[in-house]
Molecule: small-subunit ribosomal RNA
Organism: uncultured prokaryote
RNA sequence: AGAGUUUGAUCCUGGCUCAGAUUGAACGCUGGCGGCAUGCCUAACACAUGCAAGUCGAACGGUAACAGGCGGAGCUUGCUCUGCGCUGACGAGUGGCGGACGGGUGAGUAAUUCUUAGGAAUCUGCCCAGUAGCGGGGGACAACAUGGUGAAAACCAUGCUAAUACCGCAUACGCCCUACGGGGGAAAGCAGGGGAUCUUCGGACCUUGCACUAUUGGAUGAGCCUAAGUCAGAUUAGCUUGUUGGUGGGGUAAAAGCCUACCAAGGCGACGAUCUGUAGCUGGUCUGAGAGGACGAUCAGCCACACUGGAACUGAGACACGGUCCAGACUCCUACGGGAGGCAGCAGUGGGGAAUAUUGCACAAUGGGGGAAACCCUGAUGCAGCAAUGCCGCGUGUGUGAAGAAGGCCUUAGGGUUGUAAAGCACUUUCAGUAAGGAGGAAAAGUAUGUAGUUAAUAUCUGUUAUCUGUGACGUUAGCAACAGAAGAAGGACCGGCUAACUCCGUGCCAGCAGCCGCGGUAAUACGGAGGGUCCGAGCGUUAAUCGGAAUUACUGGGCGUAAAGCGCACGCAGGCGGUUUGUUAAGUUAGAUGUGAAAGCCCCGGGCUUAACCUGGGAAUAGCAUUGAAACUGAAAGACUUGAGACCGGGAGAGGGUAGUGGAAUUCCCAGUGUAGCGGCGAAAUGCGUAGAUAUUGGGAGGAACACCAGUGGCGAAGGCGGCCACCUGGACCGGUUCUGACGCUGAGGCGCGAAAGUGUGGGGAGCAAACAGGAUUAGAUACCCUGGUAGUCCACACUGUAAACGAUGAGCUCUCGGUGCUACGGGUGUCCUGUAGUGCCUUAGGAAACCCGUUAAGUGCUCCGCCUGGGGAGUACGGUCGCAAGGCUGAAACUCAAAGGAAUUGACGGGGGCCCGCACAAGCGGUGGAGCAUGUGGUUUAAUUCGAUGCAACGCGCAGAACCUUACCUGGGCUUGAACUGUAGAGGACCGUCCGAGAGAUCGGAUUUCUCCUUCGGGCGGGAGCCUUUAUAGAGGUGCUGCAUGGCUGUCGUCAGCUCGUGUCGUGAGAUGUUGGGUUAAGUCCCGCAACGAGCGCAACCCCUACCCUUAGUUGCCAGCGGUUCGGCCGGGAACUCUAAGGGGACUGCCCGGAAAUUAACCGGAGGAAGGUGAGGAUGACGUCAAGUCAUCAUGGCCCUUAUGGGUUGGGCUACACACGUGCUACAAUGGCAAUGACAGUGAGUAGCUACGUCGCGAGGCGAAGCUAACCCGUAAAACCGUCCUCAGUUCGGAUUGCAGUCUGCAACUCGACUGCAUGAAGGUGGAAUCGCUAGUAAUCGCAGAUCAGAAUGCUGCGGUGAAUACGUUCUCGGGCCUUGUACACACUGCCCGUCACGCCAUGGGAGUUGGUUUUACCCGAAGCCGGUGAGCUGACCUUUUAGGAGGCAGCCGUCCACGGUAGGGCCAGCGACUGGGGUGAAGUCGUAACAAGGUAACC
Repeated sequence: AGAGUUUGAUCCUGGCUCAGAUUGAACGCUGGCGGCAUGCCUAACACAUGCAAGUCGAACGGUAACAGGCGGAGCUUGCUCUGCGCUGACGAGUGGCGGACGGGUGAGUAAUUCUUAGGAAUCUGCCCAGUAGCGGGGGACAACAUGGUGAAAACCAUGCUAAUACCGCAUACGCCCUACGGGGGAAAGCAGGGGAUCUUCGGACCUUGCACUAUUGGAUGAGCCUAAGUCAGAUUAGCUUGUUGGUGGGGUAAAAGCCUACCAAGGCGACGAUCUGUAGCUGGUCUGAGAGGACGAUCAGCCACACUGGAACUGAGACACGGUCCAGACUCCUACGGGAGGCAGCAGUGGGGAAUAUUGCACAAUGGGGGAAACCCUGAUGCAGCAAUGCCGCGUGUGUGAAGAAGGCCUUAGGGUUGUAAAGCACUUUCAGUAAGGAGGAAAAGUAUGUAGUUAAUAUCUGUUAUCUGUGACGUUAGCAACAGAAGAAGGACCGGCUAACUCCGUGCCAGCAGCCGCGGUAAUACGGAGGGUCCGAGCGUUAAUCGGAAUUACUGGGCGUAAAGCGCACGCAGGCGGUUUGUUAAGUUAGAUGUGAAAGCCCCGGGCUUAACCUGGGAAUAGCAUUGAAACUGAAAGACUUGAGACCGGGAGAGGGUAGUGGAAUUCCCAGUGUAGCGGCGAAAUGCGUAGAUAUUGGGAGGAACACCAGUGGCGAAGGCGGCCACCUGGACCGGUUCUGACGCUGAGGCGCGAAAGUGUGGGGAGCAAACAGGAUUAGAUACCCUGGUAGUCCACACUGUAAACGAUGAGCUCUCGGUGCUACGGGUGUCCUGUAGUGCCUUAGGAAACCCGUUAAGUGCUCCGCCUGGGGAGUACGGUCGCAAGGCUGAAACUCAAAGGAAUUGACGGGGGCCCGCACAAGCGGUGGAGCAUGUGGUUUAAUUCGAUGCAACGCGCAGAACCUUACCUGGGCUUGAACUGUAGAGGACCGUCCGAGAGAUCGGAUUUCUCCUUCGGGCGGGAGCCUUUAUAGAGGUGCUGCAUGGCUGUCGUCAGCUCGUGUCGUGAGAUGUUGGGUUAAGUCCCGCAACGAGCGCAACCCCUACCCUUAGUUGCCAGCGGUUCGGCCGGGAACUCUAAGGGGACUGCCCGGAAAUUAACCGGAGGAAGGUGAGGAUGACGUCAAGUCAUCAUGGCCCUUAUGGGUUGGGCUACACACGUGCUACAAUGGCAAUGACAGUGAGUAGCUACGUCGCGAGGCGAAGCUAACCCGUAAAACCGUCCUCAGUUCGGAUUGCAGUCUGCAACUCGACUGCAUGAAGGUGGAAUCGCUAGUAAUCGCAGAUCAGAAUGCUGCGGUGAAUACGUUCUCGGGCCUUGUACACACUGCCCGUCACGCCAUGGGAGUUGGUUUUACCCGAAGCCGGUGAGCUGACCUUUUAGGAGGCAGCCGUCCACGGUAGGGCCAGCGACUGGGGUGAAGUCGUAACAAGGUAACC
């Protein structure tokens, strides 16, 4: 620091997702040790049990318990009982201090909070310092005793008593009040010691310490006030009556409406009051480069709370967690009368929950309370236990070790990998284990000694020094040494890309994975397993959450023409911003210093634990606030200026606005005339009008609306918008002059006004046009497009509505920044031109922009202000509010859902877009197909099987150049299992072949006969080797079984179309473009010219074959001109000329020929010459690629499948079926013909299991004989044609199907199922509907011949020659193709994409009669406890008096104000449920249409 994901690819916009860090976490798998931290985030839910606040006998009366002492009694003489507070001590009680700290929790609280900085009208126990005191009296109440009530808790009556408890009196420096005269108010003792003096012998008195009273100051703590800061919602806009202020009174420690009476009517609020929701605040924590964002566990500060609500008492301090009273809910006890309780203290329990620990030890340390102290108390605290919850550290061994072991996995079968890994050998011992020894945390206190202070004092007490005794929960501490042995100690996730890491097997859109993109439909690096690998490591992953990446809310640091986004336009209050200059001020600003900013934390430098985490010392830093200065800039207030702005004078331009009038053309209607059968309308028609006289035409009239030409990217206006002419009223801009005012300006939330069309209300008007509606057409339908009609409306007046693609999709104002060229208005000058200002257009520089494009009229460059945006859909919808008569407008969400939606540009493809061009593409012609019969192939059907494949062109006389058996792959039946064929190994046997017999449909089975060969060796035998055959076993064979969508090879097709690309350069951010486009030309990307291109490659052409002409060479089997012979046949001699054969050359190249037009290029047209002329004709040759085109059944081949069968052999059958449909052909329908007869002229080819002359037999197919030919030698009658004859337009002398009979040939075999022959039979068919095919010259048409396959079996196929035409004006249209251009929402590319209703499933949501709950509010009722006030005839101790009583004071009781809970009635808000209902989203193939994207077939859209 980025990455993935929209596309065929690109750039941009924009969302989604990932990589990082973190956590009080949880879950899954796994788990050795230690240190330091942390541990109910949920139910402020309920709590059993134990503990968490006591202490003081040196305040007091005392003595229930324990111990000692002193007595007494009893006896078992060391025990029991008992007395004495005498002592140590001490239950209960009075009294003091403390229970307001410490500890817990975060419910409430958006401000009586908190944070920061200030302030004045306050209090403060214990503590410190100062001053002054501490005199003298009094009356009670507990405890206790007696009696009583009650189950208990507890309480009552009477009596006794002490105090540092309580109450007066005295005194009063200072203190308080005051009207300044005065007035008021206190206390308590206890303990230790003691020389004088006194004594009632108790003590007084003195002194020390502690305590006490009054007061001043401090310290600490607390209360109050002010300012600023402190979450979200405006779909919460108004709130407030003690409310805001004043006066009097009250009240508090203290200011104050804090409370009360009266008076005034204020106070708060768009700088967000009120209301609603949420929330303890902070230091800080996490993240981040920072600014920020999120959070507020542990630690620390503050606040609030203590079962819920209310209240006060006591006190220095509370409205009090372990206090009191009342009400409520809950739990417990109960004798039913009544009582008790409050873990949000520490443990612990139940419950909730994904989830959070021990009913531990100790006061040894630190701290707190009480005490003079010892000491006591302390779940604060210190420690331990549990948990990988986190951070940090350590270990699970080290070295060597190649036969690269075994095993696993993979494999191209060779090997590779696991892997120095293991084993083996040599070492080490951290940690854990065993058993020894062993710091520090401890200083105090106490005891005794010296010394200083206090004092009259050598007592006491306090400080200090030395000695001794002696205190540890943790603790089996830390640390250290010893012993033994590699011994006890490794897992988790991942491996398609992002993202480091790959193979095999299984599975087969299944099972499953997935953070995003996406994997899985038989070869899955993505699922599951395995091997291997990668990353971390006592952890690793997942989930949740926060920040980051995200510049994706943009202060730092974004945008708004087309991606989301400029209000439709103006005016303008508040607000924001604002020209030049002078001095003043000091709010902003700025500077240093001071105070504050707690500690901890973060950072830096040190130190301590072996290191680290951790702990600790010091420093730095800290925004901000307060205080003190400065005066440039901004502000404020004051003064001046003229350039911004405005005013004034003079001009011209204009569909600027309003009102009233007026004009002509046209449409329609009415009247009248002329006139007759149609008019009108359309793609074509019809509805409609017209003989009752239309349309047409002439004249006259009525009425409404709109203003042709001029007219123009011309004018005016803020926008909407404005168009005949004239008059009146009126707004604005511009030009010129430079007279005046003196910043008067710009923008503008709310607000206010204007605002097309449609629409609404009322009243008019209504010619034309025209929603709705009606009819006619079109159509599958046509609620449309087209036609005929036609009502609202369009027009006017007044009022409403307030929206548009209200657009330049571009807010307003000002500054600056190259040029060129038009137009409008007004000027200036030296006037065919130059120039100024304002406006309106086009092109363009710099610059900008994702690109398109913008470019002084900015989308450039700056400034000011306003509005708006933050993924798509849901949705501009719902709810609420507000405006409107309504329609509807403005404001404006969420749930849910998707991973995209989008902009610009690129390359293609496509278009019922355009331009140019080509092709038997059309046209012009000739002949066919489609109708008939037959042949053949296919579909379908049938069948045991009708084997399989090919399926638009580009399947269908195709694979098949030839199915009776075979072929044959299919079916039936009966048989084989190492097999019919191949290779190897091991064993056994023997020749094999051949011949014969039997059974059987055959395959096959059974039997007979014959019987090994060669080499080695001199020879034989034995032995060994090789070969062949049979048999057995085993590796393995075999498969026309599947997948052509796993493949190779081959092929078809676009298309023999002219295209397809590359290198370098250039342009573009890029995909890409350029080149290859353009002007010509060509069959051609063929060539020329031009050009940011220059070159090149694959294609085109040429080179190759054949054919057309000539030459050379050669001359048999071919040829024969001349010469000779002849049986008259090139037959022979001979010839080498010719034809021909087959080798090599020549020739043709738009060419140094001519003309035309073209740009005097390329090329084209015409001619000459030539056998041939413009690639001469034909062939072979098929670019990059497309169609997952075809073929696993030619062959090859991966994978899968079968293995007594899906293999192999065999018999018979089938592939030949037959209602039908289609393709391709043959033969015809006849006279350009048919029959018969006569009988002429080819070429290509084939041939020995062959072609077969010739002879003979047969009507014939053919049979029998038999020469020649392994071929330029032998074999094969060419047919149409031509010359004449007959037939004479008929189902025929056309046509030949079908059928019967008789035969021939091939072949084991012609039944299913061959071809041919003869005789007989003689069907359909009279030129073929819609539609459709081939062909441009030796072509079509027509005629025959040959060949491959082949035993036999062509109307097919492949070749060959004979005869031999017609037509092409031309490119409008059909089809296909090429190039350029245009549009596109297509890219699987138009067989594309895609919209809406309906039907079905699911999901969330709105409305909804109502219903349930929460919260809040108004009015009223009720009124516990308590404070306060009143009363107080009952009760009453301290004080007073004039004393046996009264007063002051107090208490009970009663009354009143306030008030919690509760109640009644009515509102507001929120939430749940709800029959039914509305739309929305989503879903694998549903239905109906085809709205949009191309001119989307009616341009689309608002």